[in-house]
Molecule: c-di-GMP-I-GGC riboswitch aptamer
Organism: Aquibacillus saliphilus
RNA sequence: AAUGAAAAAGGCAAACUAUUCUAAAGAGUAGGACGCAAAGCGUUGGGUCUAAAGUAAGGUGUUUUAUUCCUUAUCAUGAUUGCCAUGCUACCAAAC
Numbered sequence: 001a002a003u004g005a006a007a008a009a010g011g012c013a014a015a016c017u018a019u020u021c022u023a024a025a026g027a028g029u030a031g032g033a034c035g036c037a038a039a040g041c042g043u044u045g046g047g048u049c050u051a052a053a054g055u056a057a058g059g060u061g062u063u064u065u066a067u068u069c070c071u072u073a074u075c076a077u078g079a080u081u082g083c084c085a086u087g088c089u090a091c092c093a094a095a096c
């Protein structure tokens, strides 16, 4: 340097539970361990999730128009790095 043990030291913490925030997706904190050799940091591209606001259509309603309200579609400016790729850095050392 590369590689990654049914090793050792140390580390992280899924589901779930409680609580807080959010329209939602999801996130924070505490408990908890399914797993992780970068499940450390950055956040560029792709994927995925959500759809409040916006836009469109339909409905309701109205004397009429518009607004409001309801339904559906679309949409990221919202999320996710424990989905993948990418940049930087790092502990340990059996075999090769």
Base pairs, nucleotide, nucleotide: 003093004092011036012035016031017030018029019028020027021026034082040088041087042086044085045084046083047080048079049078054074055073056072057071058070059069